Annotation:
Predicted 3D model of a 125-nucleotide RNA (SAM riboswitch aptamer (S box leader)) from Marinicella pacifica.
[in-house]
RNA sequence: AUGUUAUCAAGAAAGGCCGAGGGAUUAGACCCGACGACGCCUUAGCAACCCUUUCACCAUAAAUAUAAAUGAAAGAAGGUGCUAAAUUCUACUUCCUGUCAUCUAACAGUGAAGAUAGAUAACUG
Numbered sequence: 001a002u003g004u005u006a007u008c009a010a011g012a013a014a015g016g017c018c019g020a021g022g023g024a025u026u027a028g029a030c031c032c033g034a035c036g037a038c039g040c041c042u043u044a045g046c047a048a049c050c051c052u053u054u055c056a057c058c059a060u061a062a063a064u065a066u067a068a069a070u071g072a073a074a075g076a077a078g079g080u081g082c083u084a085a086a087u088u089c090u091a092c093u094u095c096c097u098g099u100c101a102u103c104u105a106a107c108a109g110u111g112a113a114g115a116u117a118g119a120u121a122a123c124u125g
Base pairs, nucleotide, nucleotide: 003123004122005121006120007119008118013043014042015041016040017039021032022031023030026091027090028089029088044083045082046081049079050078051075052074053073054072055071056070059066060065087117092114093113094112095111096109097108098107099106
């Protein structure tokens, strides 16, 4: 750097340094920020993707025994990640609801499903 798969409304912050913008990108909204944000460092924590242990299943096998895959339970030593707000929200497609008695259109909706983009992990080249 490319691609694949999975997840993304849960959870978890203090100290030091710095000094003006920041929340990925474009636009809008909203929010954080001199009561010091963002970023960096240290320490702590969260979670359980990789991981560790045990058991089950399957297969081989006379028995003992045992790998991978899969499932369940427990765990947190290690590799990542994360520790404002849903990936802060919206944007594109389809549907639903309301404005509205009906149709169309428009608008609204922290309504539903999906797509795109992004983040993270594991694998891959």
Description
Rfam family: SAM riboswitch aptamer (S box leader). Rfam links the family to the GO term regulation of gene expression. It was read from a public genome assembly, where an Rfam model found it. Its mean pLDDT, the model's own confidence on a scale to 100, is 78.